Background
The prediction has a mean pLDDT of 81. Predicted 3D model of a 68-nucleotide RNA (transfer RNA) from Roseburia intestinalis. Rfam family: tRNA. It is annotated as a transfer RNA. Lineage of the source: Bacteria > Clostridia > Lachnospirales > Lachnospiraceae > Roseburia.
RNA sequence: ACCGUAGUCUAAUGGAUAGAACACCGGACUCCGACUCCGGCAAUGCGGGUUCGAUUCCCGCCGGGUGC
Numbered sequence: 001a002c003c004g005u006a007g008u009c010u011a012a013u014g015g016a017u018a019g020a021a022c023a024c025c026g027g028a029c030u031c032c033g034a035c036u037c038c039g040g041c042a043a044u045g046c047g048g049g050u051u052c053g054a055u056u057c058c059c060g061c062c063g064g065g066u067g068c
Stems, first nucleotide, its partner, number of pairs: 001066001002064003007022002010019001015052001024040005045061005
């Protein structure tokens, strides 16, 4: 100096109900399963500050890998 958002991976101009994929759960389909289709669950590391409004900007802390 960089990064931290669902179980995993990953979007999001200071204003959207924080979006998607995979996974998981339920249903349809099937003799049973797989595939496919439909639906559902689930997230902003912690504490302050700025602001009408913070995932986003500022400060501190915690954690992670990389470079010098």